Transfer RNA from an Acidimicrobiia bacterium, 74 nucleotides, folded computationally. The coordinates come from a structure-prediction model, not an experiment, and the mean pLDDT is 81. Its Rfam family is "tRNA". Rfam links the family to the GO term triplet codon-amino acid adaptor activity. NCBI's taxonomy places the organism under Bacteria, Bacillati, Actinomycetota, Acidimicrobiia.

């Protein structure tokens, strides 16, 4: 080069035929609790949905290009 496939929270991931405020488990953070630590309850705080653009009343989903990981083919 070509052909799929993947990129959402710090990590692993969900996300139904576009549809209202985008979620799960971990971990993080403050409180309780314990002589403390871990376990446990309680509340929180964290995302330009890889960039840019187009489509639409409305896009994490569709559609295009670009980056970057992964298999394959040559």
């Nucleotide at each position: 080069g070509g052909g799929c496939g993947c990129g959402u929270a710090g990590c692993u991931c969900a996300g139904u035929u576009g549809g209202c405020u985008a979620g799960a488990g971990c971990g993080c953070u403050u409180c309780c609790c314990u002589u403390a630590c871990a376990a446990g309850g309680a509340a929180g705080a964290a995302g330009u949905c890889g960039g840019g653009g187009g489509u639409u009343c409305a896009a994490g989903u569709c559609c295009c290009u670009c980056c970057g990981c992964g298999c394959c083919c040559a």